Record summary
This is a predicted structure of a 75-nucleotide RNA (transfer RNA) from a Geminicoccaceae bacterium. The coordinates come from a structure-prediction model, not an experiment, and the mean pLDDT is 82. Rfam family: tRNA. By type it is a transfer RNA.
């Protein structure tokens, strides 16, 4: 300095234009003499951050940042 991938819940990830979701985790109740497991239920999200197209963007398009990788250069 080119190039490529990745950022979404407390953590792993789905979701590829039209209501933002799963497991685990939390809280809450059942069950137990008490925990654990297990059933039931309920909370959590400015989808990195900005602009741009769209009737509508998490999803395309652009700059920016963060992280990874591979490639150049330079001493």
């Nucleotide at each position: 300095g080119g190039g490529c991938g990745c950022u979404u819940a407390g953590c792993u990830c789905a979701g590829c234009g039209g209501u933002a979701g799963a497991g685990c985790a939390c809280c809450g109740u059942c069950u137990u003499c008490a925990c654990a497991c297990g059933g039931c239920g309920g909370g959590g999200g400015u989808c990195g951050c900005a602009a741009g197209u769209u009737c509508a963007a998490a999803c395309c398009u652009u700059g920016c940042a963060g992280c990874g990788c591979c490639c150049a250069c330079c001493a």